[in-house]
Context: one part of a larger RNA
RNA sequence: GAGUAGCGUUAAAGCGGGUGAAAAGCCCGCUCGCCGAAAGUCCAAGGUUUCCUACGCAACGUUAAUCGGCGUAGGGUGAGUCGGCCCCUAAGGUGAGGCAGAGAUGCGUAGCCGAUGGGAAACAGGUUAAUAUUCCUGUACCGAUGUAUAGUGCGAUGUGGGGACGGAGAAGGUUAGGUUAGCCAACUGUUGGAAAUGUUGGUUUAAGCGUGAAGGUGUGUAUCUUAGGCAAAUCCGGGAUACUAUAACACUGAGGCGUGAUGACGAGGUGCUACGGCACUGAAGUAAUUGAUACCAUGCUUCCAGGAAAAGCCACUAAGCUUCAGCUAUAUAUUGACCGUACCGCAAACCGACACUGGUGGACGAGAUGAGUAUUCUAAGGCGCUU
Numbered sequence: 001g002a003g004u005a006g007c008g009u010u011a012a013a014g015c016g017g018g019u020g021a022a023a024a025g026c027c028c029g030c031u032c033g034c035c036g037a038a039a040g041u042c043c044a045a046g047g048u049u050u051c052c053u054a055c056g057c058a059a060c061g062u063u064a065a066u067c068g069g070c071g072u073a074g075g076g077u078g079a080g081u082c083g084g085c086c087c088c089u090a091a092g093g094u095g096a097g098g099c100a101g102a103g104a105u106g107c108g109u110a111g112c113c114g115a116u117g118g119g120a121a122a123c124a125g126g127u128u129a130a131u132a133u134u135c136c137u138g139u140a141c142c143g144a145u146g147u148a149u150a151g152u153g154c155g156a157u158g159u160g161g162g163g164a165c166g167g168a169g170a171a172g173g174u175u176a177g178g179u180u181a182g183c184c185a186a187c188u189g190u191u192g193g194a195a196a197u198g199u200u201g202g203u204u205u206a207a208g209c210g211u212g213a214a215g216g217u218g219u220g221u222a223u224c225u226u227a228g229g230c231a232a233a234u235c236c237g238g239g240a241u242a243c244u245a246u247a248a249c250a251c252u253g254a255g256g257c258g259u260g261a262u263g264a265c266g267a268g269g270u271g272c273u274a275c276g277g278c279a280c281u282g283a284a285g286u287a288a289u290u291g292a293u294a295c296c297a298u299g300c301u302u303c304c305a306g307g308a309a310a311a312g313c314c315a316c317u318a319a320g321c322u323u324c325a326g327c328u329a330u331a332u333a334u335u336g337a338c339c340g341u342a343c344c345g346c347a348a349a350c351c352g353a354c355a356c357u358g359g360u361g362g363a364c365g366a367g368a369u370g371a372g373u374a375u376u377c378u379a380a381g382g383c384g385c386u387u
Stems, first nucleotide, its partner, number of pairs: 013031006032384004040364004046344002050342001051075006060068002080141002082340003086119003092113003098107003122139005142336011153321002158316004166303004172296003177290005182203006204264002208259004215252004220243007228236002265285001268281005304307001350359002366378003
C1' cells in the first nucleotide's frame, strides 16, 4: 500500500428462554423463509474413526464461538440366510509339455488364476448415546453330518440334457403405491353464523406354510429298433408301430384367499419424571376406485446385424462294488468357520492444494396441476448455505 480488496451463488430471518466471562451465529421453544426426480432416503466406489459421549478453545473454522468434520480422553461396528471368502467360468493374464530364438526372452495347448456375470437358504416387530435382515422376541428356511424306520442298482474328471441369454413393439393379467368412502378416537373457547352432511388424527401387519389360479410353453404316452453322441449306456439323437390329439398329460406361473396373527403395531389415555424421557394401558384396523417404468416375462409378436462360457442341477452308463457301501423318502439330533459391517457418500468426510458455485455409478422417489421424472405450490424428511 491499507484497516483498502475480500469474507466463495441474494434460500432470510425475528423474538423469548437457557448456558456462559462474553451470545446475531451454541441449546430449547414459537413464528418466518428455502428444497422437495431433492438441497429427502438407501447402496456402490473412494475416504479411514470423520461415528457417540464427556471435558476443552491455543491453533484450525475466511468474523465471534460457550459450537464444530478442531484438541484430549473414554466408548462404539455382534450374521449358517446381507456382501465377500467358497464352487464356476468371460475378456484378459499365466502357462506343464510344445514351437521359435545365440540368449535374454517371445508365442502358445491342456490346466490354473481372473467378476463387472452363473451358483443353497430370513422375514416382521422391538431395542442402543452410538450396531442391527447381525442383538432380543416371534415365526421360518437351507446345506452338511449322525441315528432310526421304510424302500432300492449304486457308481465319473466320461456322455447327454439343462443352465442359456439380441433389438424393437404390442396387448393382457396383477401388485406396490395413491385417492375416496365406511369405521374408531378426540375437539368444537372468542367473534356474525355453525352440535352436523363439521374439524383433526388413525385405519398398519412380513417371510414361511397350505390352497390352487389369470395365463405361458410343448402334442404327449407306450413298445420295438438303431451306421450317431471318440468306450459303454436302459440316457440323448435317428427310425417304425399303437393309442392320443383345440383335449389329456407334463413343465412353468405373478397375484388372490387361508394361515402365520387370541401375536405385533397402533391414535390416544393414565401414572411417574433427573423434563432427556420411562412404565402401564390401548379403539377402529373394512370396502370401493385408480394404478405403474415393478411382477407374470428368460413370456408373446416381429426384425436382421443372428445376439457368452462353465459349474451347481437332472439323467445315463464305464472301471468297480453288489451281506457291505451307495441312493431315495420320512422323522429326529448335531453343526454352519473366516473377512466386511461405525460414519460420510451429488458431499464441509470422495476427486479437484481450501469447510472450493466444478466432477462423481445405481435404487426409491408421495399430493395438487399435468401427457410427463416438465412447471409451480406442498407432504415426509432436510435445510436458512460461518460474517
The prediction has a mean pLDDT of 82.
A computed fold for a 387-nucleotide part of an RNA from a seawater metagenome, annotated as large-subunit ribosomal RNA, domain III.
The RNAcentral record of the full RNA draws on SILVA.
It matches the Rfam family "Bacterial large subunit ribosomal RNA". Its family is annotated with structural constituent of ribosome and ribosome in the Gene Ontology.